[in-house]
RNA sequence: UGCCGAGUGGACGAAUGGCAAGUCGCAUGGCUCUGAACCAUGAGAUUACAGGUUCAAACCCUGUCUCGGCAU
Numbered sequence: 001u002g003c004c005g006a007g008u009g010g011a012c013g014a015a016u017g018g019c020a021a022g023u024c025g026c027a028u029g030g031c032u033c034u035g036a037a038c039c040a041u042g043a044g045a046u047u048a049c050a051g052g053u054u055c056a057a058a059c060c061c062u063g064u065c066u067c068g069g070c071a072u
Stems, first nucleotide, its partner, number of pairs: 001071007010024003018055001026042005048064005
């Protein structure tokens, strides 16, 4: 320098253009002598950034940044 892949709540990780799942963690309540476990409820995401396409973008297109791999 070129090519390929990845970036989504605190962590992991789904969603092949149409309401952003799930698990763990966290908070509150229940249960318990207390705690763990279990049960219920809840909070928490401008989907890396900036544009574009579209009625509608995590998803398609362009550029940038970061990480990994390959080549040189």
This is a predicted structure of a 72-nucleotide RNA (transfer RNA) from Aliterella atlantica. The same sequence occurs in records of 2 taxa. Rfam family: tRNA. Rfam links the family to the GO term triplet codon-amino acid adaptor activity. By type it is a transfer RNA. Rfam describes the family as follows. Transfer RNA (tRNA) molecules are approximately 80 nucleotides in length. Its mean pLDDT, the model's own confidence on a scale to 100, is 82. The RNAcentral record of the sequence draws on MGnify and Rfam. Taxonomically the source falls in Aliterella (Bacteria, Bacillati, Cyanobacteriota, Cyanophyceae).